[in-house]
Context: one part of a larger RNA
RNA sequence: GGUUCAUGGUGAAUGUCUUGGUGCCAAGAGCCGAUGAAGGACGUAGUAGGUUGCGAUAAGCUUCGGGUAGCUGCCAAACAAGCUUAGACCCGGAGAUCUCCGAAUGGGGCAACCCAUCUGGGUUAAUACCCAGUUAUUGGUACCUGAAUAUAUAGGGUAUCAAAGGCAACGGAGGGAAGUGAAACAUCUCAGUACCUCCAGGAAAGGAAAGAAAGCAUCGACUCCCCCAGUAGCGGCGAGCGAAAAGGGAAAAGCCCAAACCCGGCAUGUGUAUGAGUCCUUGUACGCUGCGUGUCGGGGGUCGAGGGAAUCGUGCGGAUGGCGACAAGGAGCCGUCCGGGGAGUUACAAAGGUCAGAACUAGGUGAACAGGCAGGAAAGCCUGGCCGCAGAGGGUGAUAGCCCCGUAAGCGAAAGUUCCGACUCUCCUCAUCGAUCUCCCAAGUAACGCGGGACACGUGAAACCCUGUGUGAAUUGGGGAGGCCCACCUCCUAAGGCUAAGUACUCCUUGGCAACCGAUAGUGGACAAGUAGCGCGAGCGAAAGAUGAAAAGAACCCCUGUUAGGGGAGUGAAAUAGAACCUGAAACCAUGUACCU
Numbered sequence: 001g002g003u004u005c006a007u008g009g010u011g012a013a014u015g016u017c018u019u020g021g022u023g024c025c026a027a028g029a030g031c032c033g034a035u036g037a038a039g040g041a042c043g044u045a046g047u048a049g050g051u052u053g054c055g056a057u058a059a060g061c062u063u064c065g066g067g068u069a070g071c072u073g074c075c076a077a078a079c080a081a082g083c084u085u086a087g088a089c090c091c092g093g094a095g096a097u098c099u100c101c102g103a104a105u106g107g108g109g110c111a112a113c114c115c116a117u118c119u120g121g122g123u124u125a126a127u128a129c130c131c132a133g134u135u136a137u138u139g140g141u142a143c144c145u146g147a148a149u150a151u152a153u154a155g156g157g158u159a160u161c162a163a164a165g166g167c168a169a170c171g172g173a174g175g176g177a178a179g180u181g182a183a184a185c186a187u188c189u190c191a192g193u194a195c196c197u198c199c200a201g202g203a204a205a206g207g208a209a210a211g212a213a214a215g216c217a218u219c220g221a222c223u224c225c226c227c228c229a230g231u232a233g234c235g236g237c238g239a240g241c242g243a244a245a246a247g248g249g250a251a252a253a254g255c256c257c258a259a260a261c262c263c264g265g266c267a268u269g270u271g272u273a274u275g276a277g278u279c280c281u282u283g284u285a286c287g288c289u290g291c292g293u294g295u296c297g298g299g300g301g302u303c304g305a306g307g308g309a310a311u312c313g314u315g316c317g318g319a320u321g322g323c324g325a326c327a328a329g330g331a332g333c334c335g336u337c338c339g340g341g342g343a344g345u346u347a348c349a350a351a352g353g354u355c356a357g358a359a360c361u362a363g364g365u366g367a368a369c370a371g372g373c374a375g376g377a378a379a380g381c382c383u384g385g386c387c388g389c390a391g392a393g394g395g396u397g398a399u400a401g402c403c404c405c406g407u408a409a410g411c412g413a414a415a416g417u418u419c420c421g422a423c424u425c426u427c428c429u430c431a432u433c434g435a436u437c438u439c440c441c442a443a444g445u446a447a448c449g450c451g452g453g454a455c456a457c458g459u460g461a462a463a464c465c466c467u468g469u470g471u472g473a474a475u476u477g478g479g480g481a482g483g484c485c486c487a488c489c490u491c492c493u494a495a496g497g498c499u500a501a502g503u504a505c506u507c508c509u510u511g512g513c514a515a516c517c518g519a520u521a522g523u524g525g526a527c528a529a530g531u532a533g534c535g536c537g538a539g540c541g542a543a544a545g546a547u548g549a550a551a552a553g554a555a556c557c558c559c560u561g562u563u564a565g566g567g568g569a570g571u572g573a574a575a576u577a578g579a580a581c582c583u584g585a586a587a588c589c590a591u592g593u594a595c596c597u
Base pairs, nucleotide, nucleotide: 001596002595003594005592006591007590008589009588015582016546017545020517021516022514023513024512025511026510027509028508029506030505031166032165039101040100041099042055043054044053046079047078049075050074051073061095062094063093064092065091066090070083071082072081106115107114108113116135118133119132120131121130122129137163138162139161140160141159142158143157144156145155170201171199172198173197174196175195181188185236211219212218223250224249225248226247233241234240254498255497256496261299262298263297264296265295266294267293268292269291270290277286279330280329281328282327283326284325304476306441307440308439309438310436311435312434313433317338318337319336320335321334322333323332340429341428342427343426344425352424353423354422355421357419358418359417360416361415363411365409369384370383371382372381373380385402386401387391393405394404395403447471448470449469450468451467452466453465457483478493479492480491481490482489533540534539553581556568557567558566559565
C1' cells in the first nucleotide's frame, strides 16, 4: 500500500406516510364596475416580523337567526389586560363603516403624491386651517342661450339617463402568417390554423324556404349527434383536400313588419275649387273650405291549393254611448261595458301584486360492549354479548359496526335568493264564400360585363352564394331555382325584422368518484411560492415535508475561550427517537482485525 470482515462517521437513497396536486362526473353559478370594480399601496392587535381579516367605527360595528361553554385568527408559545349562561367566541342572512391609488372621472403627476373651484358647516378677533359635498369626457333626451347674417344655423350652457374598465374557456365578426408537407419548389398544403383587433351572451351563432328533391313521387324552420363516406367529387389529377341528399336520433314554436286602402297631426303647392264639407230625402244656415304632394302617428295587412287592399253581394251574442252646421227620418261609421271563447311576461303587447309549495345560504335528532391476556398503549388475540333503513369514511397510544366525529333515515329558517304553481292582473275576439280584375306585395335591388372571394369544387361545361366596379329590369299574364345553356315539367316567392329548446365552455361554488401522483413524483408552488433570487426591461424563476402516543423538548453536575461539541443524571416503550431529530442503502472517510506484498 492492497484485500476481507467488524464498528463508527459522512451521506442521503429506499420503505412507510400525506396536509398538496391531477383527471373526471353531477348539480349550481355564468358576471363584477361611476352606489367607484378587478388589482394594489399604506395602515390596523397591549407587546406584532410574516400571513389572514379588516379600514381612521380598521383581527372589527349594528341587527336578525343558528349554536354552545368557553374565548381574545394562524406561524406561536409567553406575559399583561379583558370578555362570557343578562349567551361571549364561533356559523349563516341583511345592513353600516370602508384611508389612498387604480376606468380614476376637479387640474396635474415619476400609481398609491401635489395643487385647486363652488356650496354648506366647524374654528378664529379675522385670515390661515379643518370637515362634508361638488366640479372629467363622450353619446341620447329635454330646455335655455346664441355669431359672421335678417330668419336661422354653428357654437356655448343647464338638467337628466347612459357609456367607459376588468374577466379562464366557449361565440360572432374584421384582418391574417410562417416553420412544415409536396422527399427540391412556385399553383397547392400547413390554414382561414396561430396571432392581432372589435363586439357580445350565459350561451353565442343560425332559423320559419325565391329550400331540399325527383324513380312514381315526396319532404316541410334552424341547430347538434350517428350514418351516408374516406363515397361523389376536387387536385402541379402530385402531396393532399373532401361533401350533400336520403335514413336514424336529440329537441321542437312559430311570429311581426313594409306596401295598397282609411283616419288624424305637421309642412307645402294650388288659391276658394262651382258644387264641396260621409251617403240618401226635405228644409234652413255657415265659411280655414276643396284637391294634390311630402312626412309622422293610428287603424288595416303579411301570403304560394298565391296573399292582401278597394268596390259589390253573403254573414257577424247581448246592452249601451257617440259621430257630421242645425232639425227630422233612414243607411253608415267609431267606441264602451257584460257574457262566452282563447292567450300571456324567452319571440308573437306589457307591468306588477298576493298566497301556497320546493330548493339553496347556518343547523338538529341519530342504534348498539364488556371482561381477560401479552404489551408503553388495544381497536390485536381469547371469551361472552348487542345494533343494523346505520358493516361509507375519518379519528382515538397497533387493525374499533357498538369510544369520538360521523353514516342510514327523519327534522329545520327570522332574513335573503332561486324555481314552480294558483289567484289577481293584462291582451285578443271573429270568420267564410263569391264577383269585379282597379290597386299593392321590400330598387341602384335582381340580372348582366369586368375583377375577386367563398362554396369539398384550384376557371373548369361552373351553376348556387357574397361583392369592388360599370350597366341596369319586372309586380302575379310578375319573378327565382332544379350544377353551363334552351324547352317541357316540378319546387319556391329574394332584395325588412324577431324567435326558446336540443349544442359549446368552466375563472368560480357544492357534493362525489379514480387499476391517477405520493415529495427529483403530482401544479412552478404539500413549506415565507409566483416567494427567495436573476434581468435595464419584457420576463425568467427555484430549493425546501416526517422527534415522540404525549414535549414528558433533557432540572442538576462535569470538561472548555464557548449561546460550539461532548460525558453523566433525568424523561420516554425506545434517545444509534435529542430537535443537523422516522427508516437510514451506496459512493467517500476513520479505527480495529486477519491475510498478501
Molecule: large-subunit ribosomal RNA, domain I
Organism: Planctomycetota bacterium